[in-house]
RNA sequence: AUUAGAGUUUGAUCAUGGCUCAGAACGAACGUUAGCGGUGUGGAUUAGGCAUGCAAGUCGUGCGCGAAAGCCUUCGGGCGAGUAAAGCGGCGAAAGGGUGAGUAACACGUAACCAACGUACCCUUCAGAUCGGGAUAACCUCUGGAAACGGUGGAUAAUACCGAAUGGUCCCGCGGGAGACAUCUCCUGGGAGGUAAACGGCGGCUUCGGCUGCUGCUGAGGGAGCGGGUUGCGGCCUAUCAGCUUGUUGGUGGGGUAACGGCCUACCAAGGCUUCGACGGGUAGCGGGUCUGAGAGGAUGAUCCGUCACACUGGGACUGAGACACUGCCCAGACUCCUACGGGAGGCUGCAGUCGAGAAUCUUCCGCAAUGGGCGAAAGCCUGACGGAGCGACACCGCGUGCAGGAUGAAGGCCUUCGGGUUGUAAACUGCUGUCACGCUAUAGGAACGGCGUAGUAUUAAUAGUGCUGCGAUUGACUAAAGCGAGAGGAAGAGCCGGCUAACUACGUGCCAGCAGCCGCGGUAAUACGUAGGGCUCUAACGUUGUUCGGAUUUACUGGGCAUAAAGCGUACGUAGGCGGCCUGUUUAGUCAGGUGUGAAAGCCCUCGGCUCAACCGGGGAAUUGCAUCUGAAACUGGCAGGCUAGAGGACAGCAGGGGUAAGUGGAACUCCAGGUGGAACGGUGAAAUGUGUAGAUAUCUGGAGGAACACCGGUGGCGAAAGCGGCUUACUGGGCUGUCUCUGACGCUGAGGUACGAAAGCUAGGGUAGCGAACGGGAUUAGAUACCCCGGUAGUCCUAGCCGUAAACGAUGGGCACUAGGCAAUGGGCCCUAUGGAACUCAUUGCCGUAGCUAAUGUGUUAAGUGCCCCGCCUGGGGAGUACGCUCGCAAGGGUAAAACUCAAAGGAAUUGACGGGGGAUCACACAAGCGGUGGAGCAUGUGGUUUAAUUCGAAGCAACGCGAACGAAGAACCUUACCUGGGCUUGACAUGUAUGUGGUAUCAAACCGAAAGGGGCGAGACCUACUUUGUAGGAGCAUACACAGGUAUUGCACGGCUGUCGUCAGCUCGUGUCGUGAGAUGUUGGGUUAAGUCCCGUAACGAGCGCAACCCCUAUUGUUAGUUGCUAACAGGUAAUGCUGAGGACUCUAGCGAGACUGCCGGUGUUAAACCGGAGGAAGGCGGGGACGACGUCAAGUCAUCAUGGUCCUUACGCCCAGGGCUACAAACGUGCUACAAUGGCAGGUACAAAGGGAAGCAAGAUCGUGAGAUGGAGCAAACCCCAAAAAGCCUGCCCCAGUUCGGAUUGGAGGCUGAAACUCGCCUCCAUGAAGUUGGAAUCGCUAGUAAUCGCAGAUCAGCCAUGCUGCGGUGAAUGUGUUCCUGAGCCUUGUACACACCGCCCGU
Repeated sequence: AUUAGAGUUUGAUCAUGGCUCAGAACGAACGUUAGCGGUGUGGAUUAGGCAUGCAAGUCGUGCGCGAAAGCCUUCGGGCGAGUAAAGCGGCGAAAGGGUGAGUAACACGUAACCAACGUACCCUUCAGAUCGGGAUAACCUCUGGAAACGGUGGAUAAUACCGAAUGGUCCCGCGGGAGACAUCUCCUGGGAGGUAAACGGCGGCUUCGGCUGCUGCUGAGGGAGCGGGUUGCGGCCUAUCAGCUUGUUGGUGGGGUAACGGCCUACCAAGGCUUCGACGGGUAGCGGGUCUGAGAGGAUGAUCCGUCACACUGGGACUGAGACACUGCCCAGACUCCUACGGGAGGCUGCAGUCGAGAAUCUUCCGCAAUGGGCGAAAGCCUGACGGAGCGACACCGCGUGCAGGAUGAAGGCCUUCGGGUUGUAAACUGCUGUCACGCUAUAGGAACGGCGUAGUAUUAAUAGUGCUGCGAUUGACUAAAGCGAGAGGAAGAGCCGGCUAACUACGUGCCAGCAGCCGCGGUAAUACGUAGGGCUCUAACGUUGUUCGGAUUUACUGGGCAUAAAGCGUACGUAGGCGGCCUGUUUAGUCAGGUGUGAAAGCCCUCGGCUCAACCGGGGAAUUGCAUCUGAAACUGGCAGGCUAGAGGACAGCAGGGGUAAGUGGAACUCCAGGUGGAACGGUGAAAUGUGUAGAUAUCUGGAGGAACACCGGUGGCGAAAGCGGCUUACUGGGCUGUCUCUGACGCUGAGGUACGAAAGCUAGGGUAGCGAACGGGAUUAGAUACCCCGGUAGUCCUAGCCGUAAACGAUGGGCACUAGGCAAUGGGCCCUAUGGAACUCAUUGCCGUAGCUAAUGUGUUAAGUGCCCCGCCUGGGGAGUACGCUCGCAAGGGUAAAACUCAAAGGAAUUGACGGGGGAUCACACAAGCGGUGGAGCAUGUGGUUUAAUUCGAAGCAACGCGAACGAAGAACCUUACCUGGGCUUGACAUGUAUGUGGUAUCAAACCGAAAGGGGCGAGACCUACUUUGUAGGAGCAUACACAGGUAUUGCACGGCUGUCGUCAGCUCGUGUCGUGAGAUGUUGGGUUAAGUCCCGUAACGAGCGCAACCCCUAUUGUUAGUUGCUAACAGGUAAUGCUGAGGACUCUAGCGAGACUGCCGGUGUUAAACCGGAGGAAGGCGGGGACGACGUCAAGUCAUCAUGGUCCUUACGCCCAGGGCUACAAACGUGCUACAAUGGCAGGUACAAAGGGAAGCAAGAUCGUGAGAUGGAGCAAACCCCAAAAAGCCUGCCCCAGUUCGGAUUGGAGGCUGAAACUCGCCUCCAUGAAGUUGGAAUCGCUAGUAAUCGCAGAUCAGCCAUGCUGCGGUGAAUGUGUUCCUGAGCCUUGUACACACCGCCCGU
C1' cells in the first nucleotide's frame, strides 16, 4: 500500500457465454470556446528530397615568411605591423550533437572471467636528453586547365625527418628456485644481441662562468579512467518452416592481430547443431524506466540517463593512442548542381529553415554571462553542446473573472390545474476590496573564477619570478519580486439530462427529419430527434476520435473448465518425457538460514528543505523482491551404496466363457429344375394396377440342385482393449477369475511423436450369387411425386488376397492408485455344514435403488459426475468452417492437419409456467348420432356490401357486423327527427357565466314593406322593483355595445371513465401461513370415488380462507289461513225474454298478503361402516320439481369520443347557429335475416265454443244510424278485477271444390275511395272493384330444438299524429317425435406427455 460493479439471450428463472459501459493514461489529432502565469514538452508519417546561414578549431611561448586598405608625410618614407592571411609543425577533429534504417545478435541486461590484451591527454616513481646530417612546403620563376585543381625549376626553417652514440628493471634467447589442474605465472642470475630523445620554448637574476623557475621531450614501472575479448543466465511470433551445415566441427604446421580464436591458409579426420525447436519466415534497437493493475501480470521503450547501430546506398582501406571515421580519403551506384562538354562539385538521421506526403508536431531568434568541451603558458579564440527568449491550452500545477448586503420575490423568459410556480439574492440598487491584465517607477539573485591592483605567506641567494591566501574594483544573453496610479472596470465556456449515469418540462416533427457506446428511440400526447426554458457535471477548458492497461477469474501461476452449455483422441501397445512403495547409510544438486559483493545516476516511496503555495527543484534515507560468492543445516526431493515385500510379475492346483484362427459337418426355411394330382385364378393394397397364369400358374405331393443365415435355448446373461462375437465337431491359440502364500525383489503408472487393431459403406483382382436389394424400369398416390406403397431388378451383401481408417466408433463420461453409509438382485469361484439342498462370510464381474457429498439443474452416488495424488488429450461467443490454401496419406472416393476476410448480439444448456399437437387417458355440451321443422330455389319485406349520386349522414365486420345501434328500459326517416347535400341568412351567437360602459320611454307587444322561410325592417303602443332630503335623484331587473367566452354528431374507443358483447352459467380463478426448490415456481387445486358443479367423501406437507358453484330473491305447480269489492254464486229469498240482475253469502272459483310443503327425510340394494348412486313407498310435486334474475380471475388494444362524461388536437363572420327544398326510400347484379306460399292434415262459405296477459283521458270508446268496405255521424260508460279496446284463432258442425298453376298462390298493375297530418309527388297506411306474376317442396352446403319443448294458432303492448311491424317484447290455445350412445365433426374444462412455440400453430421455420 491492499480486490466494488452495471446493461444485454427468457413470458419469467438459474447457470454458461460473448458483446458493451463506468476508471486511469497519452509526444496525440479534430470540433466548440478561451483571461493570466510557472514548469515541462513538441516531425510518432517519407532513414523522402533539400535553397541559405551557422554547427571544430586552436597554438607566434614549435618554425620560416609576411601583406593591403587607410592615415600621416619632409614624398625618401613612416604608421598600419612583424598585425592579418596562407603555409610547415603540434594537439584536437574517434568527443559533443542527431536518428532508430539495420540487427533475434554476446546487440542489450545481469553476474563472472582474460595467467589471452591496448591505452594519447592526467597523477606518480626511477633514469635520461650526447654528436651529427639531408630535405621539403610556404616564397620566387615558368607553365596546363572554363573551373576544380595542378605541373617544372630554384632557395629556406623547425618541437618536421634521418644517421651514429649511451643506457635500463624494456624486448629477445639461456640457467636456477617457488607456485599453479593446465597452456603458464612469480622471484633471481647472467649475456656476445636489439630499441631513445626536442641541452627545445618562455622568463628572472647575473660577476656573463653560471644560478634559478615554468613548460615541453625520451626510456621503464605503477595508478586512475577508458577501451578490446570470452562465458553462464534472462527477455518476440510462427511447425501451414523438420531437418540444417563443407571453413562446416576438430587437429597439426604456417600466417595475421594489441590480444584468444577457422580470424585466414595448406594438409588430415568426419564431425557439429536440432522437438529443451536447429534451419527458414515475419516483426523489432536493448536496458534503467513509463502507463495500467490489489497484486501477479499485461502493454510500452517520447522527453532524461546508460548502451548498441547508422550517417545518400554498397564496398574498402589510410592516418592515428583510438576510426574502417556524420560536416576525412578512394572505388562503384542512384539523385541533384556547375560546365567552355574535355571535366568537375555535393551529401541537414547537427541548429534554424524549405518542399513533399500526412489527422498532425515550432523561430532561417539572442548569448557565450553561467555549466561543460577543444587549443593555448596565458590573455583569449572557437563552441546551433549549452544558457535563454519566441510559437502551440500539447500536458501538469497555480490564480482570476469580484466580496458583503439586497424581496415588491421587479421586468422579461418558460411552465401552469390560471390559483400560481420557476429563473431567483440572481439582477437592479447600496457599501467595500484591488489579485491578474494595463500605465508609471524600480531592482534582488543567477558572479564566482580568471586577469588587474594590493597585503601576507611558501620557494629561492633574491625585496625578481612563480604558487597559495585575503581585500578592492571589473564581467549579465535573459529575467522575477516589490512600490505607486486608476477603476468592478478588460476576463466563461463546453458536454450532457430514456436505463447503465448525476440531471425534466413545453413546443415542433410524425418510422419523416434524425439520434445511437450497448440495450434501443421516432408510425400525432417523444423526459431518447430539433428548438426553448430549467437542471446536472466539469471548468480555461469541455467534448469526440484513436491507442494501451483495467473491469475480463474472458488463457485462470496467483485464479477456469471438458455427461447434457465449447471441450475425452474409436481402442490398445509402447519411445522420449513426467511421476513413483518400505528401511539404513552417505552426498549436498534442489531446499532453508546467515554473511559478503554487486544491483550507476535519475525516477517511484518516506522524510527534511528551496521557489508566496503547488507543479518543479535540492539533501538524506528506504527500496531495487535479482545475480554471484562464502559459511552452516540435512528433515524432505534428487544422486550413490546396501537391504525389505504390502505394488508388479512368475510358479503350482483348479474354474467359467457366442474370445480368436483353420478345417469338417447338420437340419429347418427359401428359390430354381424334373415329374404327379388339379383346373382358374394367383398375387398385392387403404383401395387398386403393373406382374404371374389354360403354352396349366397359385395350391399340393415326390425327387434333385444351390447359396446364405443359424429358430427354440436366449437372459439389463457370458467373453473381448475397442470394433465385435451365437447350429454342431475337431485342431491350434490369447486373456481373465479363484486358491496356496512357493519364487523374483519396485522390475511400477501414464504416455508427446510412433506402431497395431478398427462397424458399415466404398475401391482393386479372382471366385460365388438362394434371399434381400442402392441405381434403373413399370404400376399407383399426388397439383406435381425424380419419395413414402406395390411388381420387377443390377452393383452390393458371401469367400480369398489387398486397400480405405471413418460413425450418435456413446456411458455423448481418458487411464492408473487410494479413501468415503447401505440395501436388493444376477454371473463365475472359494469356504462351512446335517450335502438332489442350505445360512453366514469372502474375491472378481454385471445391474437396480439410495445416504452424505457434488452439480446450473437434470442427475450422479464404492462401476462417482464424491474426496485426493500422477500422467496424457482437448476447449475459449455464434456463423463463415471442420471450409479455402499449403503439406501429408490414399488407386480413387476421400482422410489428417487447419485459417482469414466478412457478418451478428447473440448462439447454446437445464429447469418453470402457459399455449399448442393430424400425442395419450378419463369427462361434458342439441357437439355428433336418432328424430321433428326449417334456410339455401320463388315472390315480397327488411338489413348489408357494392355501384350510383350534389347528398345517398355516421357507426357495427368470423362465431360475438348484416329485422343490429342512434337518446332511461321495449322506443316508428313525408316536414321535424337529421348528424348529409344545394341554396338563403346570423356573428357574444339557439344556450351559460362574468366584467366594463351606456341606457333605463327600458323590458315587452308590434303596423307597412322585401322574402320560400329564416331574416331584415321598424310606424306605433308601453309596463316593473328598492332606497331616499319622493315634480326628482341613486340603484336594480331587463336591454344595447365591447371583451372574456359560448358552440362543434369535428378527430383520436390505439389517451380514458362508464356501460356492453364474447369465451360461458364453462367450473374454474386465487390468497394467508406452513413446507419444498439457489430460483422462476411447486404444494394446497394432484390421487381414489362421486356430482350439474373445485358438489361432497376418503386419502394426503399441508392447514385454512376468499371470488365463483349451490342456497338466500322473483314467477309457476299443491294446500292452509286471513281478507271479500269492482271478483264469485252452492244454499235461501226476490225478479227478468235472458244474464249474480237484486237481497244476501264466504262455501267454491278467483284475487293477494302471510304460512305449510321436498330434506335422499323413510325402506331395500350397491358402495370403503363414506360421499353418493339405483329401485321403491308416501306425496300435488322426488332427488337441482319447471322457468327467471344473478356472469369468478381474466381474454379479444373486442364495441361505443354519435347516449353521457372526459385528456389531447382542430374550427371560431365557421367544422358554430337559423331556414326552405332535397337526400338517408337510388338499383345492373351479390349476401344475411324474415314473411307468404307452392296446397286436400288444404282452400272457400255458413254456423258454433274455449284464453291469458296487457292498454286506455290531446285516451279507449259500447249500443244506435249510414256506407259492400276502409270508415263516418254520434256519444252511454270508464283514470278502470266495474266501462271500452275485444272478434281470440287454430278447434268443432254442415256444405262446396277434386289434384289443376286450380275456388292453390297472391306479386304486379289499372280504377275508385277512406284515414292521419300545415302538407302523403319524390315517400304513408287502409278499403272496394278489376288484374292474377313467380312458385308444383328447392344443388353443394347449412340452422334450430330433448317436453308443455319442437311444430302450429291467434292475442296484447311499447315507440307512435299516421306508418312502410312480415320486426321486437310478452301472452296464452292445440300439442308431438327421437335419443339413454360417445367412433367421428365442433367447442369446453381436468390429468399426463413432447416442443426449437411465448405476438404463444393464423406460431416458428427450411429450401429454391

Source information
Small-subunit ribosomal RNA from an uncultured prokaryote, 1408 nucleotides, folded computationally. Its mean pLDDT, the model's own confidence on a scale to 100, is 84. Rfam family: Bacterial small subunit ribosomal RNA. Rfam links the family to the GO terms ribosome and structural constituent of ribosome. The RNAcentral record of the sequence draws on ENA.